The part of an RNA shown here (large-subunit ribosomal RNA, domain I) has 499 nucleotides and comes from uncultured Celerinatantimonas sp.
The RNAcentral record of the full RNA draws on ENA.
Its mean pLDDT, the model's own confidence on a scale to 100, is 85.
Its Rfam family is "Bacterial large subunit ribosomal RNA".
The source organism's lineage runs through Bacteria, Pseudomonadota, Gammaproteobacteria, Celerinatantimonadaceae and Celerinatantimonas.
Context: one part of a larger RNA
RNA sequence: CGUAGACGGUGGAUGCCUAGGCAGUCAGAGGCGAAGAAGGACGUGCUAAUCUGCGAAAAGGGCGGGCGAGCUGAUAAGAAGCGUAAUAGCCAGCCAUAUCCGAAUGGGGAAACCCACCUCGUAAAGAGGUAUCUUGUACUGAAUACAUAGGUGCAAGAGGCGAACCGGGGGAACUGAAACAUCUAAGUACCCCGAGGAAAAGAAAUCAAUUGAGAUCCCGGGAGUAGCGGCGAGCGAAACCGGGUUAGCCCAAAAGCGGAAAUGCGGUGAGUGGAAUGUUGCUGGAAAGCACAACGGAAGAGGGUGAUAGUCCCGUACACGACCACGGCAUGAAGUGAAACACGAGUAGGACGGCCCACGUGGUAGGUUGUCUGAAGAUGGGGGGACCAUCCUCCAAGGCUAAAUACUCCUGACUGACCGAUAGUGAACCAGUACCGUGAGGGAAAGGCGAAAAGAACCCCAGUGAGGGGAGUGAAAUAGAACCUGAAACCGUUUACGU
Numbered sequence: 001c002g003u004a005g006a007c008g009g010u011g012g013a014u015g016c017c018u019a020g021g022c023a024g025u026c027a028g029a030g031g032c033g034a035a036g037a038a039g040g041a042c043g044u045g046c047u048a049a050u051c052u053g054c055g056a057a058a059a060g061g062g063c064g065g066g067c068g069a070g071c072u073g074a075u076a077a078g079a080a081g082c083g084u085a086a087u088a089g090c091c092a093g094c095c096a097u098a099u100c101c102g103a104a105u106g107g108g109g110a111a112a113c114c115c116a117c118c119u120c121g122u123a124a125a126g127a128g129g130u131a132u133c134u135u136g137u138a139c140u141g142a143a144u145a146c147a148u149a150g151g152u153g154c155a156a157g158a159g160g161c162g163a164a165c166c167g168g169g170g171g172a173a174c175u176g177a178a179a180c181a182u183c184u185a186a187g188u189a190c191c192c193c194g195a196g197g198a199a200a201a202g203a204a205a206u207c208a209a210u211u212g213a214g215a216u217c218c219c220g221g222g223a224g225u226a227g228c229g230g231c232g233a234g235c236g237a238a239a240c241c242g243g244g245u246u247a248g249c250c251c252a253a254a255a256g257c258g259g260a261a262a263u264g265c266g267g268u269g270a271g272u273g274g275a276a277u278g279u280u281g282c283u284g285g286a287a288a289g290c291a292c293a294a295c296g297g298a299a300g301a302g303g304g305u306g307a308u309a310g311u312c313c314c315g316u317a318c319a320c321g322a323c324c325a326c327g328g329c330a331u332g333a334a335g336u337g338a339a340a341c342a343c344g345a346g347u348a349g350g351a352c353g354g355c356c357c358a359c360g361u362g363g364u365a366g367g368u369u370g371u372c373u374g375a376a377g378a379u380g381g382g383g384g385g386a387c388c389a390u391c392c393u394c395c396a397a398g399g400c401u402a403a404a405u406a407c408u409c410c411u412g413a414c415u416g417a418c419c420g421a422u423a424g425u426g427a428a429c430c431a432g433u434a435c436c437g438u439g440a441g442g443g444a445a446a447g448g449c450g451a452a453a454a455g456a457a458c459c460c461c462a463g464u465g466a467g468g469g470g471a472g473u474g475a476a477a478u479a480g481a482a483c484c485u486g487a488a489a490c491c492g493u494u495u496a497c498g499u
Base pairs, nucleotide, nucleotide: 001498002497003496004495005494006493007492008491009490015484016448017447020419021418022416023415024414025413026412027411028410029408030407031161032160039101040100041099042055043054044053046078049075050074051073061095062094063093065091066090067089070082071081072080106115107114108113116130117129118128119127120126132158133157134156135155136154137153138152139151140150165196166194167193168192169191170190176183180230206213207212217244218243219242220241221240227235228234248400249399250398251344256336257335262331263330264329265328267326268325269324271320272319273318277293278292280291281290282289294311295310302314303313304312349373350372351371352370353369354368355367356366359385380395381394382393383392384391435442436441455483458470459469460468461467
């Protein structure tokens, strides 16, 4: 040095576990904000720090209610206290307080800071107000006579944030076409504006086809059909049928909207009651296991308890419960019924140029409109995919409208041939943290002693070490905090053999 055996070290795989995730179902909620939000800074305790809560009334104040024998949030003990039959404490409801920054709004500003004015008021204090825009209203008021612009006051509203969904205004490229330009990707990504719990659309100047249907929206078909298309790549309907849900109305006044008080009936937000086993035997550290003998079940969902518990604990089925607050349904008063609009003219239609329609200008109907034009007026007008006639059908240029549909930042209950710590969220753990970057931004690692800390008193070695040896605890300490299990690589000790 090698091989083999034994025993260790290192290491943290594997098994088991779950405090966290993931995907859904059914309900709820669908907003918060100048009455100052979202998000923060700084404070606040017997408290040095961090988390949580709260705000100078600061782990909290008041009121009524429900629990209540325990309590003073966590790491986290200790100290000092509070309370025990209701003024401890906890829970939910309402009210109060709510520093500073932040739309931030008195002015400024390098956010959490600096500096003001006015009114009321005080011994000192303190309280309130002062942004901008829009609308309304009153007063005032230039050049410039009337006026207007402007100014000032008052009142109301707005502003900002928020996950997706929705409508509108703008709008790519990579890519595909095996290159590429029309085309595609795609009206996608992205930017902006606006709204709601949904939005949008919506009561035929619609379809249909000689029979008729009767607003809109969504789903299944029709159908990858008809078509469009460097007829390439690709794009891609509608009528109609079957379903879901149904609702119609208005224009000088109505449909409708609205829905106070009150009453009735549900619901949500604390809670309450809630059946039934053993002083038996065995194993064990421990019984819920095994044995024996019982009981309840409108309750054998689930979780916990020293191993696997219907009957030990929390619960579960079931039955109840609110002073207060907030929803819902029904009846229902006031109020509202705005702008626009008196039935739709610079409109329909036309020309040119675009765009939207599955439809790329094509033989291209329909919609829309930037420029230029420009009717009829119900004896009228639009459409029926060039165009004409006949026929059929509808009535544009005003407006409102629930439901069926889309989505889930959020709340509750429940579910899983979903994950189980290199998985599952980036994050099971004080994570959008540490750390990196000037910045935009990027972005981790890290779970498990034990049933219970019973977390090792005391002794010894030792640097008042690290670490270890005894003792003790425990079922176990090769469960000792670098703590369940403890694989492999890798490193040793020892024994045998080989060289």